[in-house]
Molecule: c-di-GMP-I riboswitch aptamer
Organism: Pseudomonadota bacterium
RNA sequence: AUUAGAUAAAGCCAACCCCACCGUAAGAUGGGGACGGAAAGCUGCGGGUCUUUUUGAGACAGCCGGGUUGCCGUG
Numbered sequence: 001a002u003u004a005g006a007u008a009a010a011g012c013c014a015a016c017c018c019c020a021c022c023g024u025a026a027g028a029u030g031g032g033g034a035c036g037g038a039a040a041g042c043u044g045c046g047g048g049u050c051u052u053u054u055u056g057a058g059a060c061a062g063c064c065g066g067g068u069u070g071c072c073g074u075g
Base pairs, nucleotide, nucleotide: 002075005072012037013036016033017032018031019030020029022027035062041068042067043066045065046064047063048060049059050058051057052056
């Protein structure tokens, strides 16, 4: 530097539910717990799904793919 994630170690994130709060809504944010995750970090680029006040505007990165960044140690 690169590949892959077998065995570890240090850690990390948080499904869903409840509470508070924002939003017309999908959904987001904070707290608690832990379904799970080797990128369940980031990014709306492509597909897809969802919402709407359906001209248009939004949401989902833990739907799939792409781009990009990172820990450990095996080769």